RNA sequence: CUUCCGAAAAGCCGACCCCUUUGCGAGAAGGGUUAGGAAAGCCACGGGUCUUCAGAAAAUGAAGAUGGCCGGGUUGCCGAA
Repeated sequence: CUUCCGAAAAGCCGACCCCUUUGCGAGAAGGGUUAGGAAAGCCACGGGUCUUCAGAAAAUGAAGAUGGCCGGGUUGCCGAA
C1' cells in the first nucleotide's frame, strides 16, 4: 500500500411521519424528524414488486417506478484485533 474485516474515534446518510412542490400513477424533489445503515454513495444489467397504456377479462406486449427488495457493477471515510 492492497484485500478481508468492523473495535474505537471523527464524520456521513436518513425509514416512518409532517409541510410544500411535482407526476395520470407507482413515485420524486425541498425542509423538519430520527427508526435504522457500513456504502442506506452512484448505476435499472438480471430477477422481484408496484404503476400506466393496449387487451371484454386473463395471458401477453410496451413504457415507467423502486438502488432503503435481492443479486451484480463501480467509487469512497477511519484503521484496533